Record summary
The RNA shown here (Fluoride riboswitch aptamer (crcB RNA motif)) has 65 nucleotides and comes from Thermoleophilia bacterium UBA5186. The prediction has a mean pLDDT of 80. The organism belongs to Thermoleophilia, within Bacteria. It was read from a public genome assembly, where an Rfam model found it.
C1' cells in the first nucleotide's frame, strides 16, 4: 500500500418527528412508488407521511356541535 473476511459506529427502505423492530449497504454504496400513451429524456392518472408496529404532526374523507 492493495485485496478479502469479520466487528463496531454510520448511512438507507418513494413526502416529516420519535421509540420498538426487520432488511440492504460500506460511499461510483444501500434508496429515489405504480398505471396508461408504440417507445421516452415527454404527456395523462392514482396510492400511501411506516419497510413494519405504536404514537404525534400535517393532510384528507364522513357525522356531531
Nucleotide at each position: 500500500g492493495c485485496u478479502c473476511a469479520u466487528a463496531g459506529c454510520g448511512g438507507c427502505g418513494a413526502u416529516g418527528a420519535a421509540g420498538c423492530u426487520c432488511g440492504c449497504c460500506u460511499u461510483c454504496a444501500a434508496g429515489c412508488g405504480c398505471g396508461c400513451c408504440g417507445a421516452c429524456u415527454g404527456g395523462c392518472g392514482c396510492u400511501g407521511a411506516u419497510g413494519g408496529c405504536u404514537u404525534c404532526u400535517a393532510c384528507g374523507g364522513c357525522c356531531g356541535c